[in-house]
RNA sequence: CAUACUACUGGAAAUGGUGUCUUCCCGGAACCGCCCCGUUGGGGCUGAUGGCGCCUGUACACUA
Numbered sequence: 001c002a003u004a005c006u007a008c009u010g011g012a013a014a015u016g017g018u019g020u021c022u023u024c025c026c027g028g029a030a031c032c033g034c035c036c037c038g039u040u041g042g043g044g045c046u047g048a049u050g051g052c053g054c055c056u057g058u059a060c061a062c063u064a
Base pairs, nucleotide, nucleotide: 010025011024012023013022016055017054018053019052020051021050033045034044035043036042037041
């Protein structure tokens, strides 16, 4: 480094961490956002969540 077997338990849900719930996947896997156009390129839009809570980062407004 490669292959095989056994044991263990893990991974994912359009940008971070974590708790909980839901769904999905077993590795050639689950997953990898949307709209428009002249479409292997160009333009525009929402969001740190799959849902909820908290933390962190970012943006806007107000107050001290």
Molecule: Fluoride riboswitch aptamer (crcB RNA motif)
Organism: Spirosoma utsteinense